[in-house]
């Protein structure tokens, strides 16, 4: 070159056209004499980026951007 995946909160992942979640971390209260462990709460993603189709896109298509793999 060619062809395949993979992009989602700090991290690691769900999520197959109709309100974006889960642990884990953080931030506070509880509770304890005190700490760890435990409990309850809160905030944090414009779904890598630009376009398309749709009444309605993380989600279907093409394009670009990284990363993985496969082939010569």
């Nucleotide at each position: 070159c060619c062809c395949u995946u993979u992009u989602u909160g700090a991290c690691u992942c769900a999520g197959u056209g109709g309100u974006a979640g889960a642990g884990u971390a953080a931030u506070g209260c509880c509770a304890u004499g005190g700490u760890a462990a435990g409990g309850c709460a809160u905030g944090a993603g414009u779904c890598a980026u630009c376009g398309g189709u749709u009444c309605a896109a993380a989600u279907c298509c093409g394009g670009u951007a990284a990363g993985g793999g496969g082939c010569u």
The RNA shown here (transfer RNA) has 72 nucleotides and comes from Selaginella nummulariifolia.
Lineage of the source: Eukaryota > Viridiplantae > Streptophytina > Lycopodiopsida > Selaginella.
The gene name in the source record is trnT-GGU.
It matches the Rfam family "tRNA". Rfam describes the family as follows. Transfer RNA (tRNA) molecules are approximately 80 nucleotides in length.
Model confidence (mean pLDDT): 81 of 100.
The sequence is in RNAcentral, with records from ENA.